Predicted 3D model of a 92-nucleotide RNA (c-di-GMP-I riboswitch aptamer) from Thiobacillus sp.
Taxonomically the source falls in Thiobacillus (Bacteria, Pseudomonadati, Pseudomonadota, Betaproteobacteria).
The RNAcentral record of the sequence draws on Ribocentre.
Its Rfam family is "c-di-GMP-I riboswitch aptamer". Rfam describes the family as follows. GEMM was predicted in a large-scale screen for bacterial structured RNA regulatory elements.
Of the family's consensus pairs, 100% are formed in the model.

[in-house]
């Protein structure tokens, strides 16, 4: 320093549902409650995925008018993958 996670120490986190508050939404905080995590610690730099907005195509349509997709823009997710950083324990 790298690799590993059956079992060991201390312990740690917390899906979903339901309340509360905060957001146009996607979400998020907080109680509460555990599906599961060895990084489910920490960071939106890549890619994916959602939200909203604009704007063009395009479809429907007798008008209002709606439906989808790109492309821009502002966002969300770190429990969607990648990469950074930094950490317990035990083994090699």
């Nucleotide at each position: 320093c790298a690799c590993c996670g059956a079992a060991c120490a201390a312990g740690g986190c917390a899906a979903a549902c339901c309340c509360g508050c905060c957001g146009c939404g996607a979400g998020g905080c907080g109680g509460a409650g555990a599906c599961g995590c060895a990084a489910a610690g920490u960071c939106a730099c890549c890619g994916g995925u959602c939200u909203c907005g604009c704007c063009u195509g395009u479809c429907a349509c007798a008008c209002c008018u709606g439906g989808c997709a790109a492309c821009c823009g502002a966002g969300a997710u770190a429990g969607c993958g990648g990469g950074a950083c930094c950490g317990c324990c035990g083994g090699c």